[in-house]
């Protein structure tokens, strides 16, 4: 240079005009609450997203236990906690660097395997291989009665090596034996069991047994860990106007205002409740932030031509979308010094 692999950043930029929301100053205006202008400075994201998961905070419930139901499920370590995150182990894939994996149990019990196939699990035999017995047919041989290598048919058995179905056949691959064959026997792998030695561990190496026990739990279940429940529309303060409903008062021995009281003065209304726990405020944020409502538009340059999407109580995650562009380290190949 090409090539894949991993982490990391950025996600148009700049003027000019027009607009919006916050906070902070100034003039002006005001019905004293605030509005209007100007000016200044702030004004969405790496996912703000989906609401998957955990947590804070809130209100509810709650002696304690259990059934139900529901998430998770290799091992250390972080972490409050995560269906987090780090670094390993195992097993898949990749020539590597790296990437993937809900990764307890199938010797507790139910259940499932379409088609094909004998058989999909207390095995079983369609082709085939074997040897036995009886027919037949022969080259041959004959002491002419007969024997009879082989090859055909039919019986009753062995056998599972080999074909052949099938995702998937009761370890596997060679040798020995055998009538043919079989873990029947031995190598060696794979699997279980035990034992040592490394490692905190999962595990991994190597010893030594007996020889074998199929697949599935993202089937149902079985064992272990954890889950009270609702969410910010939780929760707290909470009006005012129109209407209504009831009491109480109205030529005063006064309902009510007038500073706690008395005088005096003042005057026809007051007061509870419904409207409604509504509006509103607050939870709500020492640089975005609500009226659950602002962050936007245009034209003009330049470039590599802008993509997936836009806050709503708050962190911490995961997980999905993403045009294009930058940095850094590895992998494997080619050339050059």
């Nucleotide at each position: 240079g090409u090539u894949g692999c991993a982490g990391g950043c950025c996600g148009g930029g700049u003027g000019a005009c027009c607009g919006c929301g916050g906070c902070g100053c100034g003039u002006u205006c005001u019905u004293c609450g605030g509005a209007a202008c100007g000016c200044g400075u702030c004004g969405a994201g790496g996912a703000a997203a989906g609401u998957c998961c955990g947590g804070a905070c809130a209100c509810c419930a709650c002696a304690g236990g259990g059934c139900a139901g529901g998430a998770c499920g290799c091992u250390u370590c972080c972490g409050c906690a995560a269906g987090g995150g780090a670094a390993g182990g195992c097993g898949g894939c990749g020539a590597a660097a790296g990437c993937c994996g809900a990764c307890g149990g199938a010797a507790a019990g139910u259940g499932g395997a379409a088609c094909a196939g004998a058989a999909a699990g207390c095995a079983a035999a369609c082709c085939g291989c074997c040897g036995c017995g009886c027919g037949c047919g022969u080259a041959u041989c004959u002491c002419c009665g007969g024997a009879g290598a082989c090859g055909c048919g039919c019986g009753a058995g062995g056998u599972a090596a080999g074909g052949g179905u099938g995702a998937a056949a009761c370890g596997g691959u060679g040798g020995g034996g055998u009538a043919a064959g079989a873990g029947c026997c031995c190598a060696c792998c794979a699997g279980c069991g035990u034992c040592g030695u490394g490692g905190c561990g999962a595990c991994a190496c190597g010893g030594c047994g007996g020889c074998u026990c199929g697949c599935u739990a993202a089937a149902c279940c079985c064992c272990g860990u954890c889950c009270g429940g609702u969410g910010c529309a939780a929760g707290g303060c909470g009006a005012a106007c129109a209407g209504g409903g009831c009491c109480c008062g109205u030529u005063a021995c006064g309902a009510g205002g007038u500073u706690g009281c008395c005088c005096g003065c003042c005057c026809a209304g007051g007061g509870c409740c419904c409207g409604g726990g509504u509006a509103g405020c607050u939870g709500c944020g020492u640089u975005a932030g609500a009226u659950g409502g602002a962050u936007g538009g245009u034209c003009g340059c330049c470039c590599a031509a802008g993509a997936c999407a836009a806050a709503a109580u708050c962190c911490g995650g995961c997980u999905u979308a993403c045009a294009g562009g930058c940095c850094u380290g590895c992998u494997a190949c080619a050339g050059a010094g």
This is a predicted structure of a 337-nucleotide RNA (Bacterial RNase P class A) from a Gaiellaceae bacterium.
Model confidence (mean pLDDT): 76 of 100.
A source record names the gene rnpB.
NCBI's taxonomy places the organism under Bacteria, Bacillati, Actinomycetota, Gaiellales, Gaiellaceae.
Rfam family: Bacterial RNase P class A. By type it is a ribozyme. From the family's description: Ribonuclease P (RNase P) is a ubiquitous endoribonuclease, found in archaea, bacteria and eukarya as well as chloroplasts and mitochondria.